[in-house]
The RNA shown here (Bacterial RNase P class A) has 311 nucleotides and comes from a Bacteroidales bacterium. It matches the Rfam family "Bacterial RNase P class A". Gene Ontology terms of the family: ribonuclease P activity, dimeric ribonuclease P complex and tRNA processing. Lineage of the source: Bacteria > Pseudomonadati > Bacteroidota > Bacteroidia > Bacteroidales. The coordinates come from a structure-prediction model, not an experiment, and the mean pLDDT is 77. A source record names the gene rnpB.
Order: sequence, then C1' cells, then structure tokens
RNA sequence: AAGCUGGGGCGAUCUGUCGCGGUUCAAUUACUGAGGAAAGUCCGGACAGGAUAGGGCGACUUCCUGCAGAAAGUGCAGAUGGGGGUGACCUUAUGCCUACUGUAACAGAGAAAGACUGCCUUCGGGCGAUGGUGAAAACGCGGUGCAAGAGACCACGACGCUGGCUGGCGACAGUCAACGGGUACAGAGCGAAGUCCUGCAAAACCAAAUAUACCGGCAGAUGAGGGCGGCCCGCCCGAUGCCGGGGGGUAGGUUGCGAAGAUAAAUGACAGAUUCAAAAACAGAAACCGGCUUACGGCCCCAACUUUAUU
Repeated sequence: AAGCUGGGGCGAUCUGUCGCGGUUCAAUUACUGAGGAAAGUCCGGACAGGAUAGGGCGACUUCCUGCAGAAAGUGCAGAUGGGGGUGACCUUAUGCCUACUGUAACAGAGAAAGACUGCCUUCGGGCGAUGGUGAAAACGCGGUGCAAGAGACCACGACGCUGGCUGGCGACAGUCAACGGGUACAGAGCGAAGUCCUGCAAAACCAAAUAUACCGGCAGAUGAGGGCGGCCCGCCCGAUGCCGGGGGGUAGGUUGCGAAGAUAAAUGACAGAUUCAAAAACAGAAACCGGCUUACGGCCCCAACUUUAUU
C1' cells in the first nucleotide's frame, strides 16, 4: 500500500423566505415537530379490563456454564464436540436414555438377544469366535485357556463410569486408582424451570337527541288521544295522553397521551453557505418501554490477519 476479519460511530449542519401539525399568546407572539431502523409485529414487560377458594392431571414454552437483566426465542464472557478459512476469524450442535416408544436407508447372514452359515460334541447339547457388507457389526491387538469358543482370564491400549488429588465461581480440563462391557440417535417418554384470557379499537370519566324500566303530579268512556293533506263541521277508531324526576346505553367530549403526536393523521418546498468526488441508500412515528430479526448508497475510527514493497 492493497485485500480481508472483528468491533464501534455517522446517516448531514447552518442561515433566510414561504407553507403545514401541536402547545401558547392581546397579537404568526413565542416554542416545538420522524428513525437507526419509526419497518416486520417475532419475544418479553409495564399498564388496563375480565376471570380466579385450594390442590391435582393434561397441554404448551424453554433447556451446556457463569455473570448482567424486571423479563425475554435478550446481551456479554466462556465450556465441549463437528464443519469452513493460509490466517485474523466464521459457523453449527448442546438437560437425561435405568423404564416406555421409535429409527438405524443402501449393502449385508445379521442394525440389537435372535435366526442363517459355521465350529465342537459323550448327539442331550455347547458356542456366538468364522461370514468382507456398511457411517456403525456388539471394545482393539497379542497371549492364556478350551471339546470348540468367548473380556472367560492376563499384559498393553481406547472408551465409559465412580472416587481421590490439582486448576477453575462453574460448564469442564489434567492426573492417579478401582470398576464396567446390550451400540448409536431420538421422542408426544423422563427431569428441571415457567405459563390464566384479551390488548390503548385496552380502559376510566362527563354526557345530547330519540325511545324508556321505575317514581310523582294532572287529564281521561260525561270520550283522552288518533285518522280523513291546513282550519271548521261531520264520519270512523276507542284507552291512554301530557308534564316533571330518574337510571343505563348511543352520538359527542375529556382522560389514558408524552416540550412530535391526532380526529385519515402535520413534520415540506425554494435559495445560499459549509464538510465533500457527489447530499443520491434503506425508509415515514400512531399508546409506552426493553430486545430480536430484516433493509441500507456512502463515509469515519479502533484492533487483528494475509500478501507485496522498502528500511
């Protein structure tokens, strides 16, 4: 210097004019007005209403360790195994399998107690070594042993488990000793922790018009009231009508609600200056908070790595 890895930050700023939303004022008087993700609405919370004696079963969610956190399918740091990269580093998996249940493709005699082949036999039986398939064949290898064999036994080694010691808060790592031989993976199985329902269109308060539970007063079969388009007469129908009080609910309003903020909903345009190669990416709050995920042109900073060059 180029490339690359990890982490962090920025996402224009200022002035003027005009315009829009909100609050405010005597007064366009003053102040204020989108994001790092406002997005997806995935997880958790707060808040609100409803439900709820106590206990159990079931269902659902989570699952290595420590710390942080109100909590989280959250963050940080780490453990063990696998995969990728020359490397910095990236990525992925993770409670348990004694009991219950399932799977182990193809190939192979056989994929988990069982047969076939085979070996031995005193012909009653004994054995699971032999079989070349497979990702995996019931610990490996060499001996002993036996009728034939086999961790049946022995040495060395691998694995698992228990205990001790050392290091670590821990997951775990190292080491020593003893023990073990029916594999591996998984589940609606087992274990531990947790989980009521609905979401600001939640919800609370105030409250018209119209109708009206209920209460009171007045009038009314000696005809209230209604119909015959407005009035009178007449005809017809025939038991309620009027006034006041009153509660619940609706329209509407206020709160919830925030120095952006609602009610379909403003946050813009132009000119100039500055940094700059260039103001050009993704994108527009809808009750609030913490996360996760996804989108994003370009720029800056820090650390590490690889290659090349120079000293």